[in-house]
Context: one part of a larger RNA
C1' cells in the first nucleotide's frame, strides 16, 4: 500500500421506510434445466444466464440426425497439357431429387490466316473449404461496479525504503462542484458545459397542411430567453442555502446522447477478423441433395398473457391522438360474404393518396343482479379463408358448437417519486406467412416520501488483522 472486518464517524441511491400495482396459487405463450430421442445443433448459468444471441426454425436458414451423392471441389489466384468459342434449345435412362449416363440440333467470338487472347471443359500440379478445437494465445465490441466521483501525472516536500504528501481538514454541492485552510504548487483523463428533442416568445418562409385572401394555434428554418441576474434572510457576510418577486419555464427547467483508471483469466473463435491445432485423393469435420429435427414430455424454474368480475361483462349510435409504414409496396370509393376474406380498380415514390371516415379506455342509454353467472376463457369436434411449390409432423386467422382450471394466491419476493405508476389503445422493425416479445407512440392518470435505527449496495476519513 490494498483487501476485509456480525469496527467507527459521515453522507448517499425506491436501498429501507410510507405508498400504488405486481411476481409467487390457475390457464396458456416463450426461454432454460432435467428427461427422452437417430438427432431434439451451438452458445449464455448469483447479481452481470434463462421472451437472452434469435429484429421473427414448415423447406430455406442449418451449424444436428437418417438415407442418397461429389471429390481441385459451390468459391478464389496462378500454373502444364489436351479439346471446344461461350452458349441455347430438345428427346431419352436411373433416380426422391442431387447427382450420373445417352443422343439430338441451333450457334462458332476478336484477328485476312496463322499464332495469340479472352471464355468454358477434362486430366495433372500450386491450393480451395470447414458455424471443427482453443474468448486461459489475441483483435474488435459488449456486460457489471457506475452517470458512482473517482483515477493519475509534473516538479518539490517528507521517509533508509516499499510509499506518501498533493486528493486530508472545515463549509458547501448533483458532482475531486466550489470557497477557506494548508508542503505543496500545477496539470491531465473523468464532472459540468458545449450535441439532440421538448416547453414560451419573435422574425423569416409558406407546398402538398390552412378557409379562397388576411392570418394563425400549423410546418420547416434562424434567433431571443434562465444567470441565483434581483429584492429579503442564515452564513466566515466567502462558496453557498432558504423564501419572494418577475417569468412560457427557477435553481442541473424535463429527457435523451455522452461510461474516466480499472474489476470479475466476466461474455463472445457461431457476427467479423486473427495465432497455433486439428479434418481433407475419399466412408470428409469441405460441397449438393430428399425427409426429419431444433415445435418430444413424468417434472422443476424464469420471463410474460389472459383472468378470477358489478370501478364489471354484453348491446347501441359518426366522441377525441400520437409516432410511424407504403411501387416485388400501401390500398379507396362500390360490390359479394355472418366473418376471416375475395372481386374491383380510383389515387399514391406521398404534410398530396393509402395503411387510418369512426383508435381504445372514457361518456350516454339499455341488460345482467353475485351465481362458477350474460364472470373466465383452456381444451375438443366441425366448417372456412390466408400465405406459400408445400401448413401431417409443424403456420396464421375466422364462423359455429364445446366450455376446463381459476373466487385474489404460503413462505418469500419485484417495478415506480410525477405526466411517473397504474390503465387503454396505436404504429415499427424483422418478415412470404408467422408476436401475449421487442422497440417506439400518444389517451386517461393517482397515492405516499415522518425520516434514515434497521436491509442491500456505494462514496470519503480514521481505526483492527493470523490476508495479499
Nucleotide at each position: 500500500a490494498g483487501a476485509c472486518g456480525g469496527g467507527g464517524a459521515c453522507u448517499c441511491g425506491c436501498a429501507c421506510a410510507a405508498g400504488c400495482g405486481g411476481u409467487g396459487g390457475a390457464a396458456c405463450a416463450u426461454g432454460u434445466g432435467g428427461u427422452u430421442u437417430a438427432a431434439u445443433u451451438c452458445g449464455a448459468c448469483g447479481g452481470u444466464a434463462a421472451g437472452c444471441g434469435a429484429g421473427g426454425a414448415a423447406c430455406c436458414u442449418c451449424a444436428c440426425c437418417a438415407g442418397g451423392g461429389c471429390u481441385a471441389g459451390a468459391c478464389a489466384u496462378c500454373u502444364u497439357c489436351a479439346c471446344g468459342a461461350c452458349g441455347a434449345u430438345c428427346u431419352u435412362c436411373c433416380g426422391a431429387a442431387a447427382g450420373g449416363g445417352a443422343g439430338a440440333u441451333c450457334u462458332u467470338c476478336c484477328c485476312a490466316c496463322a499464332a495469340g487472347g479472352a471464355c468454358g471443359u477434362g486430366a495433372g500440379g500450386a491450393c480451395a473449404g470447414g458455424u471443427g478445437c482453443u474468448g486461459c494465445a489475441u483483435g474488435g465490441u459488449u456486460g457489471c461496479c457506475g452517470u458512482c466521483a473517482g483515477c493519475a501525472u509534473g516538479u518539490g516536500c517528507c521517509g533508509u525504503g516499499a510509499g506518501g504528501c498533493g486528493c486530508u481538514c472545515c463549509c458547501u454541492u448533483c458532482a475531486a462542484u466550489g470557497g477557506g485552510g494548508u508542503a505543496a504548487c500545477a496539470u491531465g483523463c473523468g464532472c459540468a458545459a458545449c450535441c439532440c428533442u421538448c416547453a414560451u416568445c419573435u422574425c423569416g418562409u409558406g407546398u402538398u397542411a390552412c378557409a379562397c385572401g388576411c392570418a394563425g394555434u400549423c410546418a420547416c428554418g434562424a434567433g431571443a430567453g434562465a444567470c441565483u441576474g434581483c429584492c429579503g434572510u442564515c452564513c466566515u457576510a466567502u462558496a453557498g442555502a432558504c423564501g419572494g418577486a418577475g417569468g412560457a419555464a427557477g435553481g442541473u427547467g424535463a429527457g435523451g446522447a455522452u461510461g474516466a483508471c480499472g474489476u470479475c483469466a466476466a461474455a463472445u473463435c457461431a457476427g467479423c477478423a486473427u495465432g497455433g491445432c486439428c479434418c481433407u485423393u475419399u466412408g470428409a469435420u469441405g460441397c449438393c441433395c430428399u425427409g426429419g429435427g431444433c415445435u418430444a414430455c413424468a417434472c422443476a424454474c424464469a420471463u410474460g398473457u389472459u383472468a378470477c368480475a358489478a370501478u364489471g361483462g354484453c348491446c347501441g349510435g359518426a366522441a377525441c391522438a400520437g409516432c410511424g409504414g407504403g411501387u416485388u409496396g400501401c390500398c379507396a370509393a362500390g360490390c359479394c360474404g355472418u366473418a376471416a376474406g375475395g372481386c374491383g380498380g380510383a389515387g399514391c415514390c406521398a404534410a398530396u393518396c393509402c395503411c387510418u371516415a369512426u383508435a381504445a379506455a372514457a361518456a350516454c342509454g339499455g341488460c345482467c343482479u353475485c351465481a362458477g353467472u350474460u364472470c373466465a376463457g383452456a381444451u375438443u369436434g366441425a366448417g372456412g379463408g390466408c400465405u406459400g411449390c408445400a401448413a401431417c409432423u409443424c403456420g396464421c386467422c375466422c364462423u359455429c358448437a364445446u366450455g376446463a382450471a381459476g373466487u385474489u394466491g404460503g413462505a418469500a419476493u419485484c417495478g415506480c417519486u410525477a405526466g411517473u405508476a397504474a390503465u387503454c389503445g396505436c404504429g415499427g422493425a424483422u418478415c412470404a406467412g408467422a408476436a401475449c416479445g421487442c422497440c417506439g407512440c400518444g389517451g386517461u392518470g393517482a397515492a405516499u416520501a415522518c425520516g434514515u435505527u434497521c436491509u442491500c449496495g456505494a462514496g470519503u476519513c480514521c481505526u483492527g488483522u493470523a490476508c495479499u

Annotation:
The part of an RNA shown here (small-subunit ribosomal RNA, 3' major domain) has 468 nucleotides and comes from a bacterium. Model confidence (mean pLDDT): 82 of 100. Its Rfam family is "Bacterial small subunit ribosomal RNA". Rfam links the family to the GO terms structural constituent of ribosome and ribosome.